[in-house]
Context: one part of a larger RNA
RNA sequence: UUGAACGCUGGCGGCAUGCUUAACACAUGCAAGUCGAACGGCAGCGCGGGGAGCUUGCUCCCUGGCGGCGAGUGGCGGACGGGUGAGUAACGCGUAGGAAUCUGCCCAUUGGUGGGGGACAACCGGAGGAAACUCCGGCUAAUACCGCAUAAGCCCUACGGGGGAAAGCGGGGGAUCUUCGGACCUCGCGCCGAUGGAUGAGCCUGCGUCGGAUUAGCUUGUUGGUGAGGUAAAGGCUCACCAAGGCAACGAUCCGUAGCUGGUCUGAGAGGACGAUCAGCCACACUGGGACUGAGACACGGCCCAGACUCCUACGGGAGGCAGCAGUGGGGAAUAUUGGACAAUGGGCGCAAGCCUGAUCCAGCCAUGCCGCGUGUGUGAAGAAGGCCUUAGGGUUGUAAAGCACUUUCAGCGAGGAGGAAAGGUUGUUGGUUAAUAGCCAAUAGCUGUGACGUUACUCGCAGAAGAAGCACCGGCUAACUCCGUGCCAGCAGCCGCGGUAAUACGGAGGGUGCAAGCGUUAAUC
Numbered sequence: 001u002u003g004a005a006c007g008c009u010g011g012c013g014g015c016a017u018g019c020u021u022a023a024c025a026c027a028u029g030c031a032a033g034u035c036g037a038a039c040g041g042c043a044g045c046g047c048g049g050g051g052a053g054c055u056u057g058c059u060c061c062c063u064g065g066c067g068g069c070g071a072g073u074g075g076c077g078g079a080c081g082g083g084u085g086a087g088u089a090a091c092g093c094g095u096a097g098g099a100a101u102c103u104g105c106c107c108a109u110u111g112g113u114g115g116g117g118g119a120c121a122a123c124c125g126g127a128g129g130a131a132a133c134u135c136c137g138g139c140u141a142a143u144a145c146c147g148c149a150u151a152a153g154c155c156c157u158a159c160g161g162g163g164g165a166a167a168g169c170g171g172g173g174g175a176u177c178u179u180c181g182g183a184c185c186u187c188g189c190g191c192c193g194a195u196g197g198a199u200g201a202g203c204c205u206g207c208g209u210c211g212g213a214u215u216a217g218c219u220u221g222u223u224g225g226u227g228a229g230g231u232a233a234a235g236g237c238u239c240a241c242c243a244a245g246g247c248a249a250c251g252a253u254c255c256g257u258a259g260c261u262g263g264u265c266u267g268a269g270a271g272g273a274c275g276a277u278c279a280g281c282c283a284c285a286c287u288g289g290g291a292c293u294g295a296g297a298c299a300c301g302g303c304c305c306a307g308a309c310u311c312c313u314a315c316g317g318g319a320g321g322c323a324g325c326a327g328u329g330g331g332g333a334a335u336a337u338u339g340g341a342c343a344a345u346g347g348g349c350g351c352a353a354g355c356c357u358g359a360u361c362c363a364g365c366c367a368u369g370c371c372g373c374g375u376g377u378g379u380g381a382a383g384a385a386g387g388c389c390u391u392a393g394g395g396u397u398g399u400a401a402a403g404c405a406c407u408u409u410c411a412g413c414g415a416g417g418a419g420g421a422a423a424g425g426u427u428g429u430u431g432g433u434u435a436a437u438a439g440c441c442a443a444u445a446g447c448u449g450u451g452a453c454g455u456u457a458c459u460c461g462c463a464g465a466a467g468a469a470g471c472a473c474c475g476g477c478u479a480a481c482u483c484c485g486u487g488c489c490a491g492c493a494g495c496c497g498c499g500g501u502a503a504u505a506c507g508g509a510g511g512g513u514g515c516a517a518g519c520g521u522u523a524a525u526c
Stems, first nucleotide, its partner, number of pairs: 001524002004522005011373006018365001019331001024329003028326003033076003038073002041069002045067003048063007083284003092209007101201002106197008114148001116146002123138006154163003168189006176183002210256003217247003222244008259281004263274004286307005309320004337363001339362003345359001346357004376406004386397004410467001412462005420453001424448010470515005475496003481510005491498002
C1' cells in the first nucleotide's frame, strides 16, 4: 500500500469501490427501437354519423368521416451504447512516420429532380402441420422494384467514341385553368450526379514490448520475379510459370506465461511490482466454421451449417444461448437490489409533439476504503466507597466518579425550504423568405410550464447528558509492571526464545502503553 478476507467490536455523515474463483450452467422480468409528414390499409381504442333492441341510457350492428393505429410493405437505426479478458508474444498495443484506399448521417459549392412499366406483402379464398410455421390461387399501393429520356461534372477509351441517375411528401395560397382529384405559385423536408471538407475506418513501415538454450536449427506459397485474378485499396492476398531463395546465438523455431497503454502502488531517485475502478486501443459473444445485408459486420440480444448441453413434442419435428441490468444454482476465504426515473447529460427514430433507452442519473445493501464529526463541557479532595498492591505506615485507580453549574453538534420529533430547469407550449413584436398581411424560419418580450432523487441540501423550533468505545499489546527488538494460578504441564512465539515452585514471556486480575469506529491477524507487493 490493497477491488481484500477472517476474529472481536460498531454512533452518524460525505465521496468512492464492490465475483480477483467456474469465458461454469442459467428460471423470470427488462436491456432497440422509431417514423402515419414514404405506402396500401384498418384489427383494437376514442369521437362523429346511421340503424336495431329496449330497462331512456345502456347494449348490439354498420360506417376510415376524424383522432389515431395492431399486423404488413418501405426508410433509418439494430456495426453505437453496455459486458468480459477466454484467446493473442502479434504491426495486437505504444510511439513516430507513410501511400495504394473507402466513408451513411453532417458542412460548403455546383448541376439536376422529365416521362413510363410490371410486380410482391398486407387482404381474400383454399390446403398441410401437435406446434414452430409452410404451401397454392386471386386483388392492390408506395420514397419498394425495373426500363426509357437527359448528363455540367463522373467512369471506360484504341481518343473515333461508348456507358451511366433520381422520388416524392407536407404546410399555405390571390389570379388563371379544371375531369373538382388537382394543375399552377411558394415555403419546408427529402431524392439523384459531382467536387471539396469534417469525422470514422482499412492498409504499410522504423523503433519498443515477459520467461526458458535441460528448445538450435526453422521454412515450400516458403523468399523473390513476370503475368493474371481478386479487393475500397498496396501486397503470394490467390493462381500459372520462372529463379532458389528467406529467417536464425543481435536467439529463429519450439515450450510456458500474458490482453496492451495512459496509469496505479512503492521508492530520495534510479528502479521494482501491478494493469480493479476511470480513459484510449484490441479481441471475444455456448464451441467451431461460413457467408448474406449494408456506408460500415463476417454482426452479444441477425442468418446458415456442424457439435455439446437444456427444453417442448401428437415422435413426424421444433425452440434456446445473461462475458447487458437485476436475480438463481454452483465454485470460493470472498464481492450487493429480481429497486426508481427518463427530471438532467447523451444516444436512436421523427418536421415536430413525442416514443424508446438496466447508457445514464439516482436510491438500496456492505466500516470495503478515504475524509469529516460525535460519544459531552467547566468545576469538583472528605483525595469517598469499591478494586488492586503493600514494608500494613500507606500507595494507586484518581478530578476519575458522585455532587454543583452549563451546552445540545450528530441522531430523534415538528415546521419551513433553495439549486440541479434549460427546454417545450402559447400570445405579441421585429427581421428573413414570398405575389402574399398565409405558412415557415430566426431573434426577442409577456404568460404558462416539466424533478426520479425527495421526508433533498440548508435553516428554525422542541426535549434531555440524554441514544453512541472498542481492539491489540506491555521479556528484548518496541511505548507500556505488579500480584495470583500453573509447574518443560497447560500453553506462547514474527526473530531471539519463554515454561522443570517466587514466570514483568503461559492463563486471570489490577495497573499501564498504542491506535480508535475501528483494532488486530492472515495473504500479497514495493